[in-house]
A computed fold for a 113-nucleotide RNA from a Gammaproteobacteria bacterium, annotated as c-di-GMP-I riboswitch aptamer. Its mean pLDDT, the model's own confidence on a scale to 100, is 76. It matches the Rfam family "c-di-GMP-I riboswitch aptamer". Gene Ontology term of the family: cyclic-di-GMP binding.
RNA sequence: UUGCGAUAAAGGCAAGUCUGGCCAUAGCCAGAAACGCAAAGCCACGGGUCCUCGCUUCCUCCGAGUAGCCUUUUUGACUCCCCGAAGGACCCCAAGAUCGCCGGGCUGCCGCC
Numbered sequence: 001u002u003g004c005g006a007u008a009a010a011g012g013c014a015a016g017u018c019u020g021g022c023c024a025u026a027g028c029c030a031g032a033a034a035c036g037c038a039a040a041g042c043c044a045c046g047g048g049u050c051c052u053c054g055c056u057u058c059c060u061c062c063g064a065g066u067a068g069c070c071u072u073u074u075u076g077a078c079u080c081c082c083c084g085a086a087g088g089a090c091c092c093c094a095a096g097a098u099c100g101c102c103g104g105g106c107u108g109c110c111g112c113c
Stems, first nucleotide, its partner, number of pairs: 003112003012037002017032006035100001041106003045103003048098003052094001054093001055087004063080004
């Protein structure tokens, strides 16, 4: 360095559940507590799986922007944002999630049946 994970040693991580928080959701974070894991360390690169308020119309308050006038202020108009309501789509695609689904990439402790 590569391969392997028997035997040890020192340790590590933390499923499900409960509580609190984020979130439309899948899911994520913290604490408790352990199903398990030799990478159950990191990466969404390939595949799989999961989720979807992706679209149209109406639409508070607040806010942002645009146009014209010589300039400034104010008011109005239009567009965006907008709590929420109704309808549609939800096969596919796309965005998101999942590395404790599989493969791949990178990194690491110990030991050598």